Model confidence (mean pLDDT): 83 of 100.
Predicted 3D model of a 583-nucleotide part of an RNA (large-subunit ribosomal RNA, domain V) from a Nitrospirota bacterium.
Its Rfam family is "Bacterial large subunit ribosomal RNA". Rfam links the family to the GO terms ribosome and structural constituent of ribosome.
It was read from a public genome assembly.
Lineage of the source: Bacteria > Pseudomonadati > Nitrospirota.
[in-house]
Context: one part of a larger RNA
């Protein structure tokens, strides 16, 4: 060196299961509810299957007979039209009796007596004129007809898991007799309710993993690297309007402070002087602008116009900006000319769908209309502001499918903010003296054990505290061993330097690591080694399915709360280690 054997498990990020934990996914399931839609049940109302009587009580139709009163006018004038006449021995005025209505003055209608007029026209009042005859209205009366509505009643539809008979030796079914009920019940159509009983879906996104919070569109600055543009949960604000003047046009003015004077009058009101080139002031936010004014003030007035619109800016589109100039009528001005809103940059919303005014457009045979065009306008915190619908929460530890180390929990890596740990300066403290020993306010470094930051291998799996077992390794040394200082008088200390060769208990309480605690020791070190070690063992702890308690939620359920209970596989190929044999 090779090649058997027998052991151990440290590695082979072993082997087994396309991670159950996170996350994604316009994925699925089941569940829950005061999510959104629908639905079965089911409750009302109405029709039908469904009829007869009686009563009482609306509604509408037809006759008929009535009703109808401001003032003024003879007096109770519905209303519009005819009309110069009408009634009347077929019984007038006028008187009695009675009924009906009433605005208490009369209207009308019966019936007796009466026994020849009586009214209109005309005149006067008035808005309208009477008589009489026709058509309507108001409301009322009877009659008649259609139609509803309560309530009693009826029997024949319809019911019956009442009773007897038969079929049939049958507690069924079914026919028959009866009885009880009864137009209700019940079944169906149609309409409004109610409706996790049931369906079917929804329940955003960005995000130094997710959730929580915050945020989503539009302006202004920085960031932006001297054109432009430029991210981020980087840094500071604003908007989701306002104005008929604060729009246009002529003409005029010039601010803010400051110092001096000056009645009431002060710091600060008006007012004089002088000084000050922008420091005011612009409808609001900054930024860019503007004193030749884009500021302030005054007249006049609507250009806050209609049809267009060459050329450009910026843009992925879709949008957004600027814009001379040509018609037509305008305002202002002597004019030249200036005006298509506001110093400028925010004040906002596409598409469908519906509304409103116009319209030589269309018009389903033809005329029309309906409907739609087209032109002006309206209705969205559609604010997740390029707006999936007109219309939507949550749970899941019972879960599941697809995927991710594109992404969090272990560990490792990088940082090294915290964290230990060392130097350096030396203000003080140490009686006195900075350094015996302490050492502020800084500062310069080193470790890589804490708690983070990242998110780089691993989610086709690298098994997580904590104890047991074996360990090894550093050195910032607890014990032993060697010095140096001392505020070292000895003895015990203190502090610094070398030094890792060996040691470094055993018990109680807690899953505990950790700490307290007991009794010892020379000492009872502080850390790495996937927070060493589960193909070496537990399996208390955490962290699945079951259960309860607090508390959170309405609820399904949830709770770095608590509490009781919960399946830890693997026969070693290869490296590695012993042990042992052959060549």
């Nucleotide at each position: 060196c090779c090649c058997g054997c027998c052991a151990c498990a440290a590695g082979a990020c072993g082997g087994a299961a396309a991670g159950a934990c996170c996350c994604c996914g316009u994925g699925c399931a089941c569940c829950u509810u005061u999510a959104c839609u629908a639905u079965a049940c089911u409750c009302u109302a109405u029709c039908a299957a469904u009829g007869a009587a009686u009563u009482a009580u609306g509604g509408g139709g037809u006759g008929c007979u009535c009703u109808g009163c401001g003032c003024a006018g003879g007096a109770u004038a519905g209303g519009u039209g005819g009309g110069a006449g009408g009634c009347u021995u077929u019984g007038a005025a006028c008187c009695c009796g009675g009924g009906u209505u009433u605005u208490u003055g009369g209207a009308u209608u019966c019936g007796g007596g009466g026994g020849a007029g009586c009214c209109a026209a005309c005149g006067g009042u008035g808005a309208g004129a009477u008589a009489c005859c026709a058509c309507c209205c108001u409301g009322a009366g009877c009659a008649u007809u259609c139609u509803g509505u309560g309530a009693u009643u009826c029997u024949a539809a319809c019911u019956u898991a009442c009773u007897c008979c038969c079929g049939u030796a049958a507690u069924c079914c079914g026919g028959g007799a009866g009885a009880a009920g009864g137009a209700c019940a019940u079944u169906g159509g149609u309409a409004g309710g109610c409706g996790g009983g049931u369906a079917g879906u929804u329940u955003g996104a960005c995000u130094g993993g997710g959730g929580c919070g915050g945020u989503c569109g539009c302006c202004u600055c920085c960031u932006a690297a001297a054109c432009u543009g430029u991210a981020a949960c980087g840094g500071a604000g604003g908007c989701g309007u306002u104005c008929g003047a604060a729009g246009c046009u002529u003409g005029g003015u010039u601010c803010a402070g400051g110092a001096g004077g000056u009645u009431u009058g002060g710091a600060a009101a008006u007012c004089c002087u002088c000084c000050u080139c922008u420091g005011a002031g612009u409808a609001c936010a900054a930024u860019g602008g503007c004193a030749u004014a884009a500021a302030c003030c005054a007249g006049g007035u609507u250009g806050a116009c209609u049809g267009c619109g060459a050329g450009a800016c910026c843009a992925a589109c879709g949008a957004g900006u600027c814009a001379a100039g040509c018609a037509g009528g305008u305002a202002c001005g002597a004019a030249a000319g200036u005006a298509g809103g506001a110093c400028a940059u925010a004040g906002u919303g596409a598409u469908c769908c519906g509304g409103u005014g116009g319209u030589u457009c269309u018009g389903u045979a033809u005329g029309g209309a309906a409907g739609g065009g087209c032109c002006a306008u309206c209705g969205c915190u559609c604010a997740a502001c390029g707006g999936a619908u007109a219309a939507a929460a949550g749970g899941u530890a019972c879960g599941c499918c697809g995927g991710g180390g594109a992404u969090a929990a272990c560990a490792g890596g990088c940082u090294g903010a915290u964290c230990g740990g060392a130097g350096u300066c030396a203000a003080g403290a140490g009686u006195u003296c900075a350094c015996a020993u302490c050492g502020a306010c800084g500062c310069u470094c080193c470790g890589g054990u804490u708690u983070g930051g990242c998110a780089c291998c691993u989610c086709g799996a690298u098994g997580u505290c904590g104890g047991u077992u074996c360990a090894u390794c550093g050195c910032a040394u607890c014990c032993u061993g060697g010095g140096g200082g001392u505020g070292u008088a000895g003895a015990a200390g203190c502090u610094c330097c070398c030094a890792a060769g060996g040691g470094u208990u055993a018990g109680g309480c807690u899953g505990u690591u950790c700490g307290c605690c007991u009794a010892u020791u020379a000492a009872a070190g502080c850390g790495g080694u996937a927070c060493g070690u589960g193909a070496a063992c537990u399996g208390g702890g955490u962290u699945c399915a079951g259960a309860a308690c607090g508390u959170c939620g309405c609820g399904a359920g949830a709770c770095a709360g608590u509490u009781c209970g919960g399946u830890c596989c693997c026969u070693a190929u290869c490296u590695g280690u012993g042990g042992u044999g052959g060549g």